[in-house]
RNA sequence: GGCCGAGUCCCUCGUCGCGGAGGGAGCGGGGAACCCAACGGCGGCAGGCGUCACGACGCCGGCCACUGGGGCGAAUCCGGGCAGAGCUUGCCCGGUAGCGCAGCCCUUUCAGCGCGAGCCCGUCAGCUAACCCCGUAGGCCCGUACAGAAAGG
Repeated sequence: GGCCGAGUCCCUCGUCGCGGAGGGAGCGGGGAACCCAACGGCGGCAGGCGUCACGACGCCGGCCACUGGGGCGAAUCCGGGCAGAGCUUGCCCGGUAGCGCAGCCCUUUCAGCGCGAGCCCGUCAGCUAACCCCGUAGGCCCGUACAGAAAGG
């Protein structure tokens, strides 16, 4: 001087000063009515109905067995492999919803480079006005460069 992120600014007490203890504004997040929504999910078994290219597919209810749920965040989901196991799980690879960067600022487009984690609550929370509560961190890059282009403002 910039970037990710809500994570910035002001005031009071105290101190030689810093540390510390508080208050407020702004920004961010959670809980919480009526109404509305919802009252399951995966797999297996047989049955019924419909379609049909006669391979099968879709829908409906029943039985059996397994399976808690939620929050912050862009960080979800899918396929393959290995280990384990009979359901979950862990690791690795590839993709992907989504997210970020590019230097005067904003939006859009093209090409380019990255991320696509982690943590928390504790059996509990859909939406939700009044109302109540909480956070205001942390991490990184550069020294005219590795740091593009176009259009409209």